[in-house]
Context: one part of a larger RNA
RNA sequence: CGUUUGAUUCUUGAAGGGAUUCAUCUACAGUACGAGAGGACCUAGAUGAGGGAACCUCUAGUGUGCCAGUUGUCCCGUCCGGGGCAUCGCUGGGUAGCUACGUUCUUAUAAGAUAACUGCUGAAAGCAUCUCAAGCAGGAAACUGACCCUAAGAUAAGGAAUCAUAGUUCCGCAAGGAACGAGAGAUCGCCGGGAGACUACCGGUUAACACUUUAUACGUGUAAGACCCGAAAGGGUUUAAGCUAAGCAAAGGAUGGAUCGAAG
Numbered sequence: 001c002g003u004u005u006g007a008u009u010c011u012u013g014a015a016g017g018g019a020u021u022c023a024u025c026u027a028c029a030g031u032a033c034g035a036g037a038g039g040a041c042c043u044a045g046a047u048g049a050g051g052g053a054a055c056c057u058c059u060a061g062u063g064u065g066c067c068a069g070u071u072g073u074c075c076c077g078u079c080c081g082g083g084g085c086a087u088c089g090c091u092g093g094g095u096a097g098c099u100a101c102g103u104u105c106u107u108a109u110a111a112g113a114u115a116a117c118u119g120c121u122g123a124a125a126g127c128a129u130c131u132c133a134a135g136c137a138g139g140a141a142a143c144u145g146a147c148c149c150u151a152a153g154a155u156a157a158g159g160a161a162u163c164a165u166a167g168u169u170c171c172g173c174a175a176g177g178a179a180c181g182a183g184a185g186a187u188c189g190c191c192g193g194g195a196g197a198c199u200a201c202c203g204g205u206u207a208a209c210a211c212u213u214u215a216u217a218c219g220u221g222u223a224a225g226a227c228c229c230g231a232a233a234g235g236g237u238u239u240a241a242g243c244u245a246a247g248c249a250a251a252g253g254a255u256g257g258a259u260c261g262a263a264g
Base pairs, nucleotide, nucleotide: 001153005164006163007162008161009160010159011158015150016149017148018147021049022048023047024046025045026044027043033038050107051106052105053104054103055102059100060099061098062097066093067092068091069090070089071086072085073084074083075082076081111144112143117138118137119136120135167180168179169178170177171176185260186259187258188257190204191203192202193201211252212251213250214249216247219243220242225238226237227236228235229234
């Protein structure tokens, strides 16, 4: 820009893409078959490998703004208590998120038309013949469909529901043309995100979107101060304390500005 009023939400599916893999075991059955050795088709069921998707309850990893221990040094005048630097100084753990080594699901299966091939009926050619004779069947992981994803710029531009609609002035005999205004809605701006390179997408006063406070979960592992014991290092009580990111949810709560916007 188009889709012939403008929008919001949902949808149909022409077409395109993806996936559609394999093994073992059990029963049938030590049956059919075979002198024996050996050893099935078919059918029913189970388990797994490989591939794929999603997720974080469990297990595990990471977790450089969580907790604790600890070494050296500098600083807060000193002690105490802390802070900086040393690979996050090192070490032991660890929330959310992300992840796999974890969990769940899937790789299912009708059908159609066929290939090689197997046939029925059957003449040309009194026989025979599955037939580049008429006619009728069966038959593969390939094809179509079935399953998943995208999809109406599919210009044949589809469909449904809902929302908006208010006109006024000027030119013209009229048909019609021009200007202004205005609505649903949209965009920008602002705050953010389980969304993200940017963009896009999603949420935000009809509010739980950021932030603050409080409570709590989780993590760490018993803070500081005081008192007691010990010559001291240190230990004990107060004290399962103190602290606690991204979790959770209750209250409070910033942003209320600008622009675009159709036919009649």